This is a predicted structure of a 71-nucleotide RNA (transfer RNA) from a Sphingobacteriales bacterium.
Its Rfam family is "tRNA". The family's RNA type in Rfam is transfer RNA.
RNAcentral holds the sequence, with entries from ENA.
Model confidence (mean pLDDT): 84 of 100.
The same sequence occurs in records of 2 taxa.
[in-house]
RNA sequence: GCGGACAUAGUUCAAGGGUAGAAUAGAGGUCUCCAAAACCUUUGAUCUGGGUUCGAAUCCUAGUGUCCGUG
Numbered sequence: 001g002c003g004g005a006c007a008u009a010g011u012u013c014a015a016g017g018g019u020a021g022a023a024u025a026g027a028g029g030u031c032u033c034c035a036a037a038a039c040c041u042u043u044g045a046u047c048u049g050g051g052u053u054c055g056a057a058u059c060c061u062a063g064u065g066u067c068c069g070u071g
Stems, first nucleotide, its partner, number of pairs: 001070007010024004018054001026042005047063005
């Protein structure tokens, strides 16, 4: 240089046109003499720009970053 994959919560991952969810982490609570564990509640996110659509995390396009292959 060329080709491909990926980007969603602090972290690991779902959701592939119609309310963005789980686990874990964080905060509060129950329990306990105290703590841990367990249980309950709760905060927090779609890489950036543009396009298609009534409606985009999802489809198209350009860019940025990471990874893989190849010369």